The part of an RNA shown here (large-subunit ribosomal RNA, domain II) has 674 nucleotides and comes from Methanothermococcus sp. SCGC AD-155-C09. Rfam family: Bacterial large subunit ribosomal RNA. The coordinates come from a structure-prediction model, not an experiment, and the mean pLDDT is 85.
[in-house]
Context: one part of a larger RNA
C1' cells in the first nucleotide's frame, strides 16, 4: 500500500415534553395465588390530581403584607396510567488514545559499591636509602668510586580504557570496524562466592547506574484513571436553515445566559420594506469680527530691552522684542455663531406562511476579503481594532488567462429550442477584420514619482509683421578714448565707480571668446538680398527619457499601426439568469382539479423510506435444483427492486407486526491474505 472480515450515540433506573391508547379522578408497589422467571387472577399500602396564601400558627376563593373595609404580591383548578420518540440526569455511558497517581510483588547472572577467596602483569630504562671501600676530620661532618635495587618513576607488549579522523547509520554490529591514542607494581587489572531494591539501592558525583528501560526499574492490579485535548463515526430522499456577537467565567482554542436556527401549539393585524405626515439632533461640510485655543503678513504700538541728555524727577532716540487693537490669509477628535444627507423615534397607511407568546430540540463564541466612515501603524502591510453593506464561509454557473471573499448571476429534473446580464466579437474561441469622427508612432497599448524635453494634436492671450516681418547670406559695426580709479600691466572683456559726448543708416565706456596687456575674431545695433509669415506665455489630449536581479519570454499565446486610445451608433455573441415544452416534490388558495408561488446549502432541527440478521402468525417456492456467486433485459425519484442464463448442492421468500451485536472509505484503526 491494496483488497476481504471486523469496528463507534448502547443498556438500566429516574425526570421533562411531544404523540399514541386506556380510564374520567388515574393507578397499583412489595407480596402472593396459579403446573409457572405466563402476557392470567389476588393485592388500594402509596403516588399524582381534587385550593390555595402565608416563614409558620393559621385562614381559605381566597391569602400574604399592613393600622387599613387602601394598594400591592401570589391565587381562584383537570388529569393520570402505560407505551413509543426525543432530550436531561446517574452510571464507563459514542469509540480509540495518554503521561501520570497508589497497593501488592519481581529483580544487582548487566550495571554500581562493598565482603570473603582464588589469579595475571613479555621485555627493556632510569638507579632513591642503606651498606664497602678509598680519600678527608681532632672527631663528625663532607667527597669520591663500587655495591645496592626504591618509586601511585620511564619506554613498550598482554591486560584495561577510549582522545581524533575515516568507515558504517534499512549497519557484519540497537554503539563495531580500521588507522592512529592513554595507563601498564598500581587509587592496578580479573575470575568464582556472597550484601545492599525502587523515594529505595549504589555512585572519586554525570542525576550516572540499578538486565538494550530511570528526575524515580519492571510485572501484575486500582483502571474500562482521567482527556475543557487530537482523530474516527457505516443506506436514502424531502423541507427549513444559522454563527464565527454580547455579557459573566482561574475565562480566553472551554463553559453558562441572551442573540441568530428548526419543530409544535397558540395569539389573530400586531412585525417590517415603501409611501405620507410629524419630530429632536450637532455628524459631513463649513466658520471663527461667535466662544475656547492655533496662527501668516502689515498698519497703530501698553509694556520692555538697547541707547542719548540729565544731580535728580524727568525728557527724548530706536531698521530689536511686543501686548492690545484695526486690516489680511488660514487650523481643530477632545472649539461651534452655524448645519445637511443618511439614521433614529412617533403617527397613519400597507404588506406576509411575517411578526409575537409558551414549550421541545438545536448548532455557534478562532471568521476572511472587498467598498464606506475611522482608530493603532509610517494617512506601511494579505497588518491590527471597531462601525456600517456586500460576499464566502453554507453558493455551482459566466466573465476576470489560471485566481474562497472582485464583476454578473443564485443551479428541483430533462431538451442537438429561444433572449439576455457582466463580458466580449482578426486567430486559438462563439460572435463586427461593423459604421462615423479624431488621436497615438512609443508595438504606448502590461507595473511607477520628483524631475527633464523645439515629441505631436487642440484651446487662449499676446507681440513683430509687403512702410519686408523670422532665418539665412553680403556690408558697417566708428570717433573722443588706453573714460576715471586701481594696477606690474588693466587698451570694452581681474576688480570699483561713473556710464557721458560726437558722426551717423547704425554701433554697449560693451554680450561671450581671446592676450601678459595690446592684437584678433565675433555680439548688440543699422543698412542690402530674400518674400510671408515669424516669437512669446498660459491652459489641454495623447505620448519620450527618468526604468537594475539574479535558468528563459512571463504581460493568456498567436500576431496587431489597429486587432491600440477618446467620442457616438447599429447588430450579434455569451450563464445552470429570464422564457418555450415535458416531468417531480412541498405549500397556500379556492371553483376539488385546476392555478400560483416556491424547490443552492455545512453546523444544525423536522419529516418520509430503503435494506440487514432473529422472532411471532399468515401464506408460498425447493435435487423438474434453495441460498451464494458471475452475467445480462427491465422497474423506480434514492436507498434498491428484479426476470432470464451460467454456477452452484440444500435451504429459503414474500405479508403484518415485534427485537436489534442494523448498514463502512478513511480512525498513524485491528485481523487475514497478496
Nucleotide at each position: 500500500g491494496c483488497c476481504g472480515g471486523c469496528g463507534a450515540c448502547u443498556u438500566a433506573u429516574a425526570g421533562g415534553c411531544a404523540c399514541u391508547g386506556g380510564c374520567a379522578g388515574g393507578u397499583u408497589a412489595a407480596a402472593c395465588c396459579g403446573g409457572g422467571a405466563a402476557u392470567g387472577g389476588u393485592g388500594g399500602a402509596g403516588c399524582c390530581a381534587u385550593a390555595g396564601c402565608g416563614a409558620a400558627a393559621g385562614c381559605g376563593a381566597g391569602u400574604c403584607u399592613g393600622a387599613a373595609u387602601a394598594g400591592g404580591g401570589c391565587g381562584a383548578u383537570u388529569g393520570u396510567c402505560a407505551g413509543u420518540g426525543u432530550u436531561u440526569a446517574u452510571a464507563g455511558a459514542c469509540c480509540c488514545g495518554a503521561a501520570c497517581c497508589c497497593g501488592g510483588g519481581u529483580g544487582a547472572u548487566c550495571u554500581a559499591a562493598c565482603c570473603a577467596u582464588g589469579g595475571c602483569c613479555a621485555g627493556g630504562a632510569u638507579g632513591a636509602a642503606g651498606c664497602u671501600u678509598g680519600g678527608g676530620u681532632g672527631a663528625u661532618a663532607c667527597c669520591a668510586a663500587g655495591u645496592g635495587g626504591a618509586g601511585g618513576u620511564c619506554c613498550g607488549a598482554a591486560c584495561c580504557g577510549a582522545c581524533u579522523g575515516a568507515u558504517g547509520u534499512u549497519g557484519a554490529a540497537a554503539a563495531a570496524u580500521c588507522a592512529g591514542c592513554g595507563g601498564a607494581u598500581g587509587a592496578g587489572c580479573u575470575g568464582u562466592g556472597g550484601u545492599u531494591a525502587g523515594g529505595g539501592g549504589u555512585g572519586a558525583a554525570a542525576u550516572g547506574c540499578c538486565a538494550a528501560u530511570c528526575g524515580a526499574a519492571c510485572c501484575c492490579g486500582g483502571a474500562g484513571c482521567u482527556a475543557g485535548c487530537u482523530g474516527g463515526u457505516u443506506c436514502u430522499c424531502c423541507c427549513c436553515g444559522a454563527a464565527a456577537u454580547a455579557c459573566g467565567u482561574u475565562g480566553a482554542g472551554g463553559c453558562g445566559u441572551a442573540g441568530c436556527g428548526u419543530c409544535u401549539g397558540g395569539u389573530g393585524c400586531u412585525a417590517u420594506a415603501g409611501c405620507a405626515g410629524g419630530g429632536g439632533g450637532g455628524u459631513a461640510a463649513a466658520g471663527c469680527g461667535a466662544c475656547u485655543g492655533u496662527u501668516u503678513c502689515g498698519g497703530u504700538g501698553c509694556g520692555g530691552g538697547c541707547u542719548g541728555c540729565g544731580a535728580g524727577a524727568g525728557c527724548g532716540g530706536u531698521a530689536c522684542c511686543a501686548a492690545a487693537u484695526c486690516g489680511u490669509g488660514a487650523c481643530a477628535a477632545a472649539c461651534u455663531c452655524u448645519g445637511a444627507a443618511u439614521a433614529c423615534c412617533c403617527u397613519g397607511u400597507g404588506u406576509g406562511a411575517a411578526a409575537c407568546c409558551a414549550g421541545g430540540c438545536a448548532g455557534u463564541c478562532a471568521g476572511a476579503c472587498u467598498g464606506u466612515g475611522g482608530g493603532g501603524g509610517a494617512u506601511a502591510a494579505g497588518c491590527u481594532c471597531c462601525a456600517u453593506g456586500g460576499u464566502c464561509g453554507a453558493a455551482a454557473g459566466g466573465g476576470a488567462a489560471a485566481c474562497a471573499g472582485c464583476c454578473c448571476a443564485g443551479a428541483c429534473c430533462g431538451c442537438c429550442a429561444g433572449c439576455u446580464a457582466a463580458g466580449g466579437u482578426c486567430c486559438c474561441c462563439a460572435a463586427a477584420u461593423c459604421a462615423a469622427c479624431a488621436c497615438u508612432a512609443a508595438g504606448u497599448g502590461a507595473u511607477a514619482a520628483a524631475g527633464g524635453a523645439g515629441g505631436u494634436g487642440g484651446g487662449a492671450u499676446u507681440g513683430c509683421c509687403c512702410a519686408g516681418a523670422c532665418a539665412a547670406c553680403c556690408a558697417g559695426g566708428a570717433g573722443g578714448u588706453u573714460u576715471g580709479c586701481c594696477u606690474a600691466g588693466a587698451a570694452g572683456c581681474a576688480g570699483c565707480c561713473a556710464u557721458c559726448c560726437u558722426c551717423a543708416a547704425a554701433g554697449g565706456a560693451g554680450u561671450g571668446c581671446g592676450u601678459a596687456a595690446u592684437a584678433g575674431a565675433u555680439c548688440a545695433c543699422u543698412g542690402g538680398u530674400c518674400g510671408a509669415g515669424c516669437g512669446a506665455u498660459c491652459c489641454u489630449g495623447c505620448g519620450c527619457c527618468g526604468a537594475a536581479a539574479a535558468u528563459g519570454a512571463a504581460c493568456g499565446g498567436g500576431g496587431c499601426u489597429a486587432a491600440g486610445u477618446g467620442u457616438u451608433g447599429u447588430a450579434c455573441c455569451g450563464a445552470a439568469g429570464c422564457u418555450g415544452c415535458g416531468g417531480a416534490u412541498u405549500a397556500a388558495a379556492c371553483u376539488u382539479g385546476u392555478u400560483u408561488a416556491a424547490u443552492g446549502g455545512u453546523a444544525g432541527g423536522g419529516g418520509a423510506g430503503c435494506g440487514u440478521u432473529c422472532c411471532a402468525u399468515g401464506u408460498g417456492g425447493g435435487g423438474u435444483g434453495a441460498a451464494g456467486c458471475g452475467u445480462u433485459a427491465g422497474c423506480g425519484u434514492a436507498a434498491g427492486c428484479g426476470g432470464g442464463c451460467g454456477u452452484g448442492g440444500a435451504c429459503u421468500g414474500c405479508a403484518u407486526g415485534g427485537a436489534a451485536g442494523u448498514g463502512a472509505g478513511a480512525a498513524u484503526g485491528u485481523c487475514g491474505g497478496c